C1' cells in the first nucleotide's frame, strides 16, 4: 500500500463490496499439556438454603455452657451428680469502639453528577505534636427476682443493682458570647507490683503504659463556591414569581432564597434557554501514519443507587445494601386477633436469552474491624474447580529409507501423483503415566537467655540481642531424578476473479452456492462427492460488532457550468473581516521558570520466572490547565494624524429605466351605406362554418379595444423579474473630465424587509383580435390529440393577494493581480504636407478569438471555470421524494421549512467507436424510371405445408428452404413400416481347433435360411509348421442413417465481386482511441493526382491465367480444296500446304497520337489510325468479418445413450397417398398461328456390358440386321425455328391437348400399387389471367431447336450447344440494397433496440382514519400516613434549684405548616392497535395503449 464492480471499450463522478487490526463474544466441527489472565453484556426480574460484621471480662454487675482443680455423694472404682466465680473462661444483658470501610451494581442522572484549575465561609472520631488538667459527689436503668398477656413475634406491672452509661457542684492557662459593664462551659477511670498502714480488703505510692477532659497545630478525609470541557433533536424559540437582585430575620458544621418578611422588575436564550430522546463520568481501551473515530468489561480514581416511594434518627461521618418509621407491590407464617422479609455480597436455584462458572478450601500471605495482647472476625482477599473465553508457551516425533510396493485418482495408456509419504532398519524420549526425592512463599508471634531503661526493686513492664520448639489452605506444589516405550497426542477452513492452491464422475436453471462481481438449462476448476493442492493449525470457519482502507463529512484533507450542489434578485441587522502611520499597552502570539496533570497501563532502559505471555525497579511521556516573568514583529485595544479605498459638491454626456398624464398613424374585427354577383372560407385531401335573407370582394365615412411594422444592431439602459409609437411632467441609476471638501466612514451578511415573468385568485370596470376548457367537422382500429370551423374563462386598466419558472452565463457577491488581437456602445485626450468615412492614447460597458494556467473532457481564458484574499449560501449513491407528519405562510389553488421504513448495485457525467433514424450531403446497381417477355387465372409436371397412414425415413425454412440433399424410390438404393429370422455378429484385429480354396446340385420355406449329395485337395517348407482362404469356440470387441452442426474439423450459403479490412514507425490524446484511410478532383475501384504530421506496408481492387475477336510463324491427318490432273462426280483419288480448321507459339491497345477541358496534375470529352479504344465481351478468382446461418444423413470427430438390440438378414409394403394452400415449371388459349408437302444452314458433345450405318419388317413404338468404329475417319444426327406452296377464316375452332377406353412396343427377375413410349377412339379446363410480383441493357431479352451427366428403363429437372434476334435509359425525386462523410442517439442482444403509465394478480413497509388500549408529563384541586419544626399546659416526671407550695427541664398527648402514595378534572406528547382508504416499492414470459431517446414520426423540457 490497494482491489472487485456501472460502459462494446474509456476518462471521470459515485456509492456497495473485499483484503488488516480488535472482541467480557455466540455458534459449526474438532480437541494433547502447561502458565498468565478474564467470565450475566439479556430481566435494577423473583429468590429456597449456608455463610458474607464483629469485637473488648484490661469499662460493668455478674455466671447459662464447657474444661481444669478441690471437696462431697451415688455406687457397676471409673462413670453420673452436687458444691466452690477460687481459675481457665464466658452465653445473654449494661457500657465502648467498629456496622457510614470493605464488597456488589450502573436502574436514575445531560448536571446537586465527572474532568482539569483554582476559591473561600467550614468541619473532621481514631493518628501525631503542643499546653493545662483528670478535684469532689447525687440518682437510676438493663441484666437478675416475681407475677401477667400473646399461637407467635415480642409486651406489661412490681422489685433489686455496678459501670469508662447519666447528672449536677467546683476549678478555668487557653477558648466562646458579649450591648464591653459582664457571662457560659471539663473530666473516668482501669491495669500492674507489693517494701508502706491495717486482719481480709481498701488507703496511699508508682510509673513503664493505655484511657478522659479542654485547647492550639498539623495530617487524613470530607461538605461548599467558581470557571473550562462533556451526547442528539430547532419538524422543541422562547422560558421563569422564590423566579433574579436587595434589606430584615431564621437556618446550617459554612457561604447562599437555603427559608421566611417586606421592596424593586428582573434573570437565562440564536455563543442554543425550555423542551424531548438517549447515557453513570474518567485514566483508559480498540482503531489509526497522524488528526481523529468508536468504546468506558476486567484493574484504579470521582458519583449514583441497594424491592418501590417518603422520613428522619444516632453517629465525627448516614437521611445509612446484611439499621429504624410509614406508605404500596410481592412473598411466607398464622390459634385470624396479628406477625416477618427483602442476594444491584459469596455461592446457589428459577426465569430471560445465542449466551457467561463450585451451595470448594484457608486465614498460611496482604489488608482491615475489635482488643494492652494472645486472639477472634473477614465469601475482602489468597488459592483450588469448571469452560480452547483470550494471550503465550510445548508436543504429537529424529535420521535412513525406490521395489518409487500396495491401494487410491488421473490418464494422450506411454505413463503421471499421492511420495521418503508409508513399510523396513536405525535412534532419541520432552510433554503425559508411574515411582522416588524436594525448595521459595514465613515474618511476626510464643517461650527462655543476655544486656539497657524504669523504679527502693535483682518484681512488672518496655526495648535490644541470642537461643529453642513451633505456625502453610495451595500440596500428591515449582522444580529433580529413574522406569518403560514411538508408545497415549491433528484438525479445520477454502480450491471461478479479488485471493495462495485443479482435475475426475454425480447433477442438468433441478439440487444448491454465493463477501461483491456472479455461478448451475448434458462436457460446471464456481452446486455434491472423491482424488490432489493451498491456507493456519489445538485450533480452525461462520455470525455479530468497532476502527481501518473511506480524501465515503475533507482542521490535517473534498467540492458546486454540464456528474449532487450558488438561494430568483437586491436592501441592510447581529456576525466575521478590513488601507497608510506614529505612538502608548501587552488580550492574542512567542519564550524560560514554578505547581499540577493519581497510580496501573502505552513507550524505553534494565531485572525475576529454562524462554514467552506474565511480572519487578527507574526513566520517558502525559501534547492540558493554572500562576509567575520576559520578548512585541504581526493581529487586536486606546490615542493622534494621512489619502490611494469609500463618498460628497461644481460642468457636461448617452439610455425601450420607473411613474403618472396627454396625442397619433396603420391593420383586425363590427354596424351603417354604395357598388357587385354566386360563391366564399379551409385542407395533405375535405367537411363543419358564412352566403341568393345578397356574402367573399372593392368603396366611403364611423364605432371600439389591443399592440406599436420600417428604424433594430451578439445596439442601450435595468439589481433581477424585465423595458420598444410621440410629446410634456415627475423620478432612480450609470459614466466622463477637471478642482475641492470628509477622513477607513469599507466588503460580505445568518435571521429580517422589499422587489419578483408567465399561469391563477377576489372587487369593479373592459373586451378589437387571439385563445384553456368547450362543441361541431376531419383523421384513426380508437383519437377525449395534432389539422380544420366555432368559442368561454383569460389576455387589457384600477386596486388587493398568490411568490413560483430550464427566474440559465444551469457560473453568489466584493477586491488585487497575469501575453496578445479584432468588432461595437458612452465619455474625455492628443496628433496633421492628408481636416478624413483619418490615426495614436484614455476610461467606463458589451461581444469574436486566442497564449500561459486550469479542467474528467466538454471547454473556460483580463466579463476566467487562471493565480490569490474576505464573507455568505448549498452538495455527500439510486429510487421511495421535494413525499408523509408536524409546523409557518394564502381566500383557494398551493408554497416554505423537510423525514423514515423498504428496495436496488447501480444511478451519472464527458468524451470514444459502432449500429440506427419517418437527420442532411455525395455517389453507386435492372433498385426505381423507360421498355420487352412472363408469373399470380386454366390443365399437367414437380417440391413444399398440411392431413392421412403401420410407414407415408431424414434433413433444408424471409431474402440465403420449396424442379434444394435426390446427376434419375418398380426390387435394390432405404435409412421408414408389417411380419420371420441370427447374436463376436454383414465388416476389422487377435487366440484356439477344424477344413485346401472353390464349384455343381436335390428337397423344405415368401425368402433369409436349414436339410443333404457330388466335384475338387492347390502354394512355401528346415517336414514342426507357415500365408491366403472357409467353418467352429471363446472373449477383448464389431455395429448404430441414434442424440447433440448450441462441443467441433472439414465444406458451403450470404451481404458481394460490395471497395473495403488492418498493420509497423512516427505524431496527437489522461485514456477508449484519433491520424494514416479525412479534403479538393477523378474512377468500376482506397483507381490515380493534388493538398496535408505523417511516412511507409499487407489482404483485397486491377493485372498475372482460361476463352473468344484480328494478324502472323511452325505443324499438315482422319480436317481443308485456290490452283493442277484423274473421277464412277461423293476432296472420291493423285496431288498442294494457298484458304478454312485444328493446336504450339508470337503480334495487338499503351489514354500511345491530335484537339479541348481541367490546376502546367490526374483524368474526362471529341478525333484519327485500328479487327478491337478507354476494364473490347465472357469466365475462373471472393480481404476483415456477419448471421451459435446450412450441414454429426457424404466425410471425419468429443461427449452421451442401445448391445440376443436403437446392430445385422431376409420377404412384402411405403418414401408416389389427398377435402386443401404456397413455390418453380412446361403446354396452351392460336392466323407473326396450326395442318400438309417441299428445300436449306449449326456448334457442343457422347459412344466397346457401348454407339450401332445400309438394307428389310411394321401406320407407328419397334423389330430384323451386324458394315464401320476405343473414333478431326465410323455412329448416335433428323437440326428446329427460317424460306416455297396448299389450306383453314375467329369458332371453344383443322386452336388446345387434359382425361378416359382399347390395342401395343421396349427395358428389366418382376411394369399391380408404381416405368417410359406407339397407334386408334374420346376431346375437359383454357378466348391472355385480380390484389401483387418477377427476369433482362446486346449477341443481351425473347424465341428454335441439339447434346450430356445420372442412368437397365424413366425429365416438363439440371448443366451445356449453337440458329433467329428486338426495345428502351429522360433522369437519380421516390420503392429496395450498398459504400464515404457529416449530424442527434437515454441504442451496444445495437430499432425486430430501448421504454412509460393505467389496470389485473402475489408479497412487503409505511401515511391517513370512527376510534381503542398503555406510558411520560403540565396545570387545577381534593387528600394527608410516617417525620421534623413551630404552637399547646390535656397527662406524666429520679438527679438541679427551691420559700419545700413549687419552679426549671423533659416525655406523651393535641394542633398547625411542609409532605410521599391516593384520588378527580383538563390538556400536551408518545407507543400499541383499527374496519376502511391513499400512494409506494418488489416480482421470466398477464392487459391495453405507445408517452420519451432520431427531427421518436406534433422537437423536448420547466413552472
Nucleotide at each position: 500500500a490497494g482491489a472487485g464492480u456501472u460502459u462494446g471499450a474509456u476518462c471521470c463522478u459515485g456509492g456497495c463490496u473485499c483484503a488488516g487490526a480488535u472482541u467480557g463474544a455466540a455458534c459449526g466441527c474438532u480437541g494433547g499439556c502447561g502458565g498468565c489472565a478474564c467470565g450475566c453484556c439479556u430481566a435494577a426480574u423473583a429468590c429456597a438454603u449456608g455463610c458474607a460484621a464483629g469485637u473488648c471480662g484490661a469499662a460493668c454487675g455478674g455466671a447459662a455452657a464447657c474444661g481444669a482443680u478441690g471437696g462431697g455423694a451415688g455406687c457397676u472404682u471409673g462413670c453420673u451428680c452436687c458444691c466452690a466465680g477460687g481459675c481457665g473462661u464466658c452465653g445473654a444483658g449494661u457500657g465502648g469502639c467498629g456496622g457510614a470501610c470493605g464488597g456488589g451494581u450502573g436502574a436514575g442522572u445531560a448536571a446537586u453528577a465527572c474532568u482539569u484549575a483554582g476559591g473561600a465561609a467550614u468541619c473532621u472520631g481514631c493518628c501525631c505534636a503542643u499546653u493545662a488538667g483528670u478535684g469532689g459527689g447525687g440518682g437510676a436503668c438493663a441484666a437478675c427476682u416475681c407475677g401477667a398477656g400473646g399461637a407467635a413475634a415480642c409486651u406489661c406491672g412490681a422489685g433489686c443493682u455496678a459501670a469508662u452509661a447519666c447528672c449536677g457542684c467546683a476549678u478555668a492557662c487557653g477558648c466562646c458570647c458579649u450591648a464591653c459593664g459582664g457571662g457560659g462551659g471539663a473530666g473516668a477511670g482501669g491495669g500492674c507490683c507489693u517494701a508502706u498502714a491495717c486482719u481480709u480488703g481498701u488507703a496511699a505510692g508508682c510509673u513503664c503504659u493505655u484511657g478522659c477532659u479542654a485547647u492550639u497545630g498539623g495530617a487524613u478525609g470530607a461538605g461548599c463556591c467558581u470557571a473550562u470541557g462533556u451526547c442528539g433533536g430547532a419538524u422543541u424559540a422562547g422560558u421563569u414569581a422564590g423566579u433574579u437582585g436587595g434589606u430584615g430575620a431564621g437556618g446550617u458544621a459554612a457561604u447562599g432564597g437555603c427559608u421566611u418578611a417586606c421592596c424593586a422588575a428582573g434573570a437565562c436564550u440564536a455563543c442554543a434557554a425550555u423542551c424531548c430522546g438517549u447515557a453513570g463520568c474518567u485514566g483508559g481501551u480498540u482503531u489509526g501514519a497522524g488528526a481523529g473515530g468508536a468504546u468506558g468489561a476486567u484493574c484504579a480514581g470521582c458519583c449514583a443507587c441497594a424491592c418501590u416511594g417518603g422520613g428522619a434518627c444516632u453517629g465525627a461521618g448516614a437521611c445509612a445494601c446484611g439499621g429504624c418509621c410509614c406508605a404500596g407491590a410481592c412473598u411466607c407464617c398464622u390459634a385470624c386477633g396479628g406477625g416477618a422479609g427483602g442476594c444491584a455480597g459469596c455461592a446457589g436455584u428459577a426465569g430471560g436469552g445465542a449466551g457467561u462458572a463450585u451451595u470448594g478450601g484457608a486465614c498460611a500471605a496482604u489488608g482491615g474491624g475489635c482488643g494492652c495482647a494472645a486472639g477472634c472476625c473477614u465469601g475482602a482477599u489468597c488459592c483450588a474447580g469448571c469452560a480452547a473465553u483470550g494471550c503465550c508457551g510445548c508436543g504429537u516425533g529424529u535420521g535412513u529409507g525406490a521395489a518409487g510396493a500396495a491401494g487410491g485418482c488421473c490418464u494422450g495408456c506411454g505413463g503421471g501423483u499421492u511420495g521418503u509419504a508409508a513399510a523396513g532398519c536405525a535412534c532419541u524420549u520432552u510433554c503425559a503415566a508411574u515411582u522416588g526425592g524436594g525448595a521459595a512463599g514465613a515474618a511476626a508471634g510464643a517461650u527462655u537467655u543476655a544486656g539497657a531503661g524504669u523504679u527502693a526493686a535483682u518484681a512488672c513492664c518496655u526495648c535490644u540481642u541470642a537461643a529453642u520448639a513451633u505456625u502453610g489452605a495451595c500440596g500428591u506444589u515449582a522444580c529433580c531424578a529413574a522406569u518403560a516405550g514411538a508408545a497415549g497426542a491433528a484438525g479445520c477452513a477454502c480450491c471461478g476473479g479479488c485471493u495462495a492452491a485443479c482435475u475426475c464422475u454425480g447433477u442438468g436453471c433441478c439440487a444448491g452456492c454465493a463477501g461483491c462481481c456472479g455461478c448451475g438449462g448434458u462436457a460446471a476448476u464456481a452446486c455434491a462427492g472423491a482424488g490432489g493442492g493451498u491456507g493456519c493449525g489445538a485450533g480452525c470457519g461462520u455470525u455479530a460488532a468497532u476502527c481501518g482502507g473511506a480524501a465515503u463529512u475533507a482542521c490535517u484533507g473534498g467540492g458546486c457550468g454540464u456528474a449532487a450542489a450558488g438561494a430568483g434578485u437586491a436592501c441592510g441587522u447581529a456576525g466575521g473581516u478590513g488601507g497608510u502611520u506614529a505612538a502608548a499597552u501587552c488580550a492574542g502570539u512567542c519564550g524560560g521558570a514554578u505547581g499540577u496533570g493519581a497510580a496501573a497501563g502505552c513507550c524505553c532502559c534494565a531485572g525475576g520466572c529454562u524462554u514467552a505471555a506474565c511480572u519487578u525497579g527507574g526513566g520517558a511521556a502525559u501534547u492540558g490547565c493554572a500562576u509567575u516573568c520576559g520578548a512585541u514583529a504581526c493581529u487586536g485595544u486606546u490615542u493622534g494624524a494621512c489619502u490611494a479605498g469609500a463618498g460628497u459638491a461644481c460642468a457636461g454626456u448617452a439610455g425601450a429605466g420607473a411613474g403618472a398624464a396627454g396625442c397619433g398613424g396603420a391593420a383586425u374585427u363590427c354596424a351603417c351605406g354604395a357598388u357587385g354577383u354566386a360563391g366564399c372560407g379551409g385542407u395533405g385531401a375535405a367537411a363543419u362554418g358564412c352566403g341568393u335573407a345578397g356574402a367573399u370582394a372593392u368603396c366611403g365615412g364611423g364605432a371600439g379595444g389591443a399592440a406599436c411594422a420600417c428604424c433594430a444592431g451578439u445596439g442601450g439602459c435595468g439589481a433581477a423579474g424585465g423595458c420598444g409609437g410621440c410629446u410634456g411632467c415627475c423620478u432612480g441609476g450609470a459614466c466622463c473630465a477637471a478642482u475641492a471638501c470628509u477622513g477607513a466612514c469599507g466588503c460580505u451578511g445568518a435571521g429580517g424587509u422589499a422587489c419578483g415573468a408567465a399561469a391563477g385568485c377576489g372587487u369593479g370596470g373592459g373586451g378589437a383580435g387571439c385563445a384553456a376548457a368547450c362543441a361541431g367537422g376531419a383523421u384513426u382500429a380508437g383519437a377525449u390529440a395534432c389539422c380544420c370551423u366555432g368559442g368561454u374563462a383569460g389576455u387589457c386598466c384600477a386596486c388587493g393577494c398568490c411568490g413560483u419558472a430550464a427566474a440559465c452565463g444551469a457560473u453568489g457577491a466584493g477586491a488585487a493581480c497575469u501575453a496578445g488581437c479584432c468588432g461595437u456602445c458612452g465619455g474625455g485626450g492628443g496628433c496633421c504636407c492628408u481636416u478624413g468615412u483619418g490615426c495614436c492614447u484614455u476610461u467606463g460597458g458589451u461581444g469574436g478569438c486566442g497564449c500561459a494556467g486550469c479542467u474528467a473532457a466538454c471547454g473556460c481564458a483580463a466579463u476566467a471555470a487562471g493565480u490569490u484574499c474576505u464573507c455568505c449560501g448549498c452538495c455527500u449513491g439510486g429510487g421511495g421524494a421535494g413525499u408523509a407528519c408536524g409546523g409557518c405562510c394564502g381566500c383557494a389553488a398551493g408554497g416554505c421549512u423537510a423525514a423514515a421504513a423498504c428496495u436496488c448495485a447501480a444511478a451519472g457525467g464527458a468524451a470514444u467507436u459502432g449500429a440506427c433514424g419517418g437527420g442532411g450531403g455525395c455517389c453507386c446497381g435492372c433498385a426505381c424510371a423507360a421498355g420487352c417477355g412472363g408469373u399470380g387465372g386454366a390443365g399437367c409436371a414437380u417440391g413444399u405445408g398440411g392431413u392421412u397412414u403401420a410407414a407415408u425415413u431424414c434433413g433444408a425454412u424471409g431474402c440465403a428452404a420449396c424442379g434444394c440433399g435426390a446427376a434419375g424410390a418398380a426390387c435394390c438404393u432405404u435409412a421408414c413400416c408389417u411380419g420371420c429370422c441370427c447374436u463376436u455378429g454383414a465388416c476389422a484385429u487377435c487366440c484356439u481347433c477344424g477344413g485346401a480354396a472353390u464349384c455343381c446340385u436335390u428337397c423344405a420355406g415368401a425368402g433369409a435360411u436349414g436339410a443333404g449329395g457330388g466335384a475338387g485337395c492347390g502354394c512355401c517348407u528346415u517336414c514342426g509348421g507357415g500365408a491366403a482362404c472357409c467353418g467352429a469356440g471363446u472373449g477383448a470387441c464389431a455395429g448404430g442413417u441414434g442424440c447433440u452442426g448450441c462441443a467441433u474439423g472439414g465444406c458451403u450459403g450470404u451481404c458481394g465481386u460490395c471497395a473495403g479490412c488492418u498493420c509497423g514507425u512516427g505524431u496527437c490524446g489522461u485514456g477508449a482511441g484519433a491520424u494514416g484511410u479525412u479534403g479538393g478532383g477523378u474512377u468500376a475501384a482506397g483507381u490515380c493526382c493534388c493538398g496535408u504530421a505523417a511516412c511507409g506496408a499487407g489482404c483485397g481492387c486491377a493485372a498475372c491465367c482460361c476463352u473468344u475477336a484480328u494478324c502472323c510463324u511452325u505443324a499438315u491427318u482422319u480436317g481443308c480444296c485456290a490452283g493442277c490432273a484423274c473421277u464412277u462426280c461423293g476432296g472420291g483419288u493423285g496431288g498442294g500446304a494457298a484458304c478454312u480448321u485444328u493446336a504450339a507459339g508470337g503480334a495487338g491497345a499503351c489514354u500511345g497520337c491530335c484537339g479541348g477541358u481541367g490546376a502546367c496534375a490526374a483524368a474526362c470529352c471529341g478525333g484519327a489510325g485500328g479487327a478491337a479504344g478507354g476494364a473490347g465481351a465472357g469466365g475462373a478468382u471472393g480481404a476483415u468479418g456477419u448471421c451459435a446461418a446450412g450441414u454429426c444423413a457424404u466425410c471425419a470427430u468429443g461427449g452421451c445413450c442401445c448391445u440376443u438390440a436403437c446392430g445385422g438378414c431376409c420377404u412384402g409394403g411405403g418414401c408416389u397417398a389427398c377435402a386443401c394452400a404456397c413455390g418453380u415449371g412446361c403446354u396452351a388459349c392460336a392466323a407473326u398461328g396450326g395442318a400438309c408437302a417441299g428445300u436449306a444452314c449449326a456448334g457442343a458433345g457422347g459412344g466397346c456390358c457401348g454407339c450401332g450405318a445400309a438394307a428389310c419388317c411394321g401406320c407407328g413404338a419397334g423389330g430384323u440386321g451386324g458394315a464401320g468404329c476405343a473414333a478431326a475417319u465410323c455412329c448416335c444426327a433428323a437440326a428446329a425455328a427460317a424460306c416455297u406452296g396448299u389450306u383453314c377464316g375467329u369458332a371453344g375452332u383443322c386452336c388446345g391437348g387434359a382425361u378416359c377406353g382399347g390395342a401395343g412396343u421396349c427395358u428389366g427377375c418382376a411394369a399391380c400399387u408404381c416405368g417410359a413410349c406407339u397407334c386408334c377412339g374420346u376431346g375437359a379446363a383454357g378466348u391472355c389471367g385480380g390484389a401483387a410480383u418477377c427476369g433482362c441493357u446486346a449477341g443481351u431479352a425473347a424465341u428454335c431447336g441439339c447434346g450430356a451427366a445420372u442412368c437397365a428403363g424413366c425429365a416438363u429437372g439440371u448443366c451445356g450447344c449453337g440458329g433467329u434476334g428486338a426495345a428502351u435509359a429522360c433522369g437519380u425525386u421516390c420503392c429496395c440494397g450498398g459504400g464515404c462523410c457529416u449530424u442527434g442517439u437515454a441504442c451496444a442482444c445495437a430499432c425486430c433496440g430501448c421504454c412509460c403509465g393505467u389496470c389485473a394478480c402475489a408479497u412487503c413497509a409505511u401515511g391517513g382514519g370512527a376510534g381503542u388500549g398503555g406510558g411520560u408529563u403540565g396545570c387545577a384541586c381534593c387528600a394527608g400516613a410516617a417525620g421534623u419544626a413551630g404552637c399547646u399546659a390535656g397527662u406524666u416526671u429520679a438527679a438541679c434549684c427551691u420559700u419545700c407550695g413549687g419552679g426549671a427541664g423533659a416525655a406523651c398527648g393535641g394542633u398547625u405548616a411542609c409532605c410521599a402514595c391516593g384520588g378527580u378534572g383538563u390538556g400536551a406528547u408518545u407507543c400499541a392497535u383499527g374496519a376502511c382508504u391513499g400512494g409506494g416499492a418488489u416480482g421470466a414470459a398477464g392487459u391495453c395503449g405507445u408517452a420519451a431517446c432520431a427531427a421518436g414520426g406534433u422537437a423536448g423540457c420547466c413552472g
Notes:
Model confidence (mean pLDDT): 84 of 100. Small-subunit ribosomal RNA from an uncultured prokaryote, 1503 nucleotides, folded computationally.